RNA sequence: GCCCCAGAGGCCUAAUGGAUAAGGCAUUGGUCUCCUAAACCAGGGAUUGUGGGUUCAAGCCCCACCUGGGGUG
Numbered sequence: 001g002c003c004c005c006a007g008a009g010g011c012c013u014a015a016u017g018g019a020u021a022a023g024g025c026a027u028u029g030g031u032c033u034c035c036u037a038a039a040c041c042a043g044g045g046a047u048u049g050u051g052g053g054u055u056c057a058a059g060c061c062c063c064a065c066c067u068g069g070g071g072u073g
Stems, first nucleotide, its partner, number of pairs: 001072007010025004018056001027043005049065005
């Protein structure tokens, strides 16, 4: 240099182009308890790596780039 794969809340993982991006863990508050943990209830947290394009509509399709991993000369 070229080719392939991946990138989504703090972490992990869903989502056939179609309603407000779903769930688990963690976290915050509460109930319970002498206290803690567990259990239960409730809440917050995502410009879906970046920038463009296609489309009535994009996490999903197309192009370029970035980061990480793998392969190749």